[in-house]
Parts: sequence; structure tokens; C1' cells
RNA sequence: CGUUUAUCCAGAGAAGACGAGGGAACUGGCCCGAUGAUGCUUCAGCAACAGACCUUUCAAGGUACUGUGCUAAUUCCAGCAGCAGCGACUGAAAGAUAAACA
Repeated sequence: CGUUUAUCCAGAGAAGACGAGGGAACUGGCCCGAUGAUGCUUCAGCAACAGACCUUUCAAGGUACUGUGCUAAUUCCAGCAGCAGCGACUGAAAGAUAAACA
């Protein structure tokens, strides 16, 4: 980097060093940011995909030890298609994460 499957309106932030843009990419919007964002490091936390362990009516449930992941806003919103009907709509595309495979 590719394929398949599942999930994506829930949840969870402090400190340190830095110093200018950032919210995946493009366009439009809307936000965050020198009262220091984004990213990085440390610590803390959330969740429960896989492993492990426990319970079990064998359907499943639990713990959070291990491997990941995540901790502004629905994946921040829209873009493409649909609609007795125009939105917290449905689906697709793209993206993210996990597991398996190549």
C1' cells in the first nucleotide's frame, strides 16, 4: 500500500517544551487559534475491536491485564443519488478504527 467484514449522533484532558496556522485531501460554509491552537512528549482518562481471564441457561454477559484506538464540534457540515417531500432523512462515495487475509 491492497482485499474482506464490522463500527463511526455515546464516551473521555491536564501539564511541559515549541511557536503559526489548524479542523484528512479539493471546493463552499462554519469553527478552533499568540488568553498559544494543530502537531510532539509525559501523565491521566474513555471505550471494549482482538488476545487473556471470570461467569454461563452455551445465546451471551463481565473484568480492563496485553495489543491497538481515541480524548472540540455527528467523520464539524455540505458536495453524488433518492424522496407525498427536503431533514439531526435514507443510501452511496471518500475517510478513520479494529480484526482477518494477501